Predicted 3D model of a 66-nucleotide RNA (Fluoride riboswitch aptamer (crcB RNA motif)) from a bacterium. The coordinates come from a structure-prediction model, not an experiment, and the mean pLDDT is 78. It matches the Rfam family "Fluoride riboswitch aptamer (crcB RNA motif)". Rfam 15.1 lists 2,293 matches to the family in 1,982 species. Gene Ontology terms of the family: response to fluoride and positive regulation of gene expression.
[in-house]
């Protein structure tokens, strides 16, 4: 020195924040959402959703009541 694996740290998981918890990554990384056409690495139409997953908050939105 080179590989593996656990652990510690840091990151980061399509819109904001806390708390548990999973995953992925180790700065050349993980991650930058889906369908659908089409003249196709780009245009054009539409769709979910403040989580990765649970829950809380605060933003938005629609109902109801005071």
């Nucleotide at each position: 020195g080179c590989c593996u694996g656990a652990c510690a740290c840091g990151g980061g998981g399509a819109u904001g924040g806390g708390g548990c918890u999973c995953c992925c990554c180790g700065c050349g990384a993980a991650c930058c959402g889906c369908c659908g056409a089409c003249u196709c690495u780009g245009u054009c139409g539409g769709c979910u959703g403040a989580u990765g997953g649970c829950u809380c908050c605060u933003g938005a939105u629609u109902g109801u009541u005071c």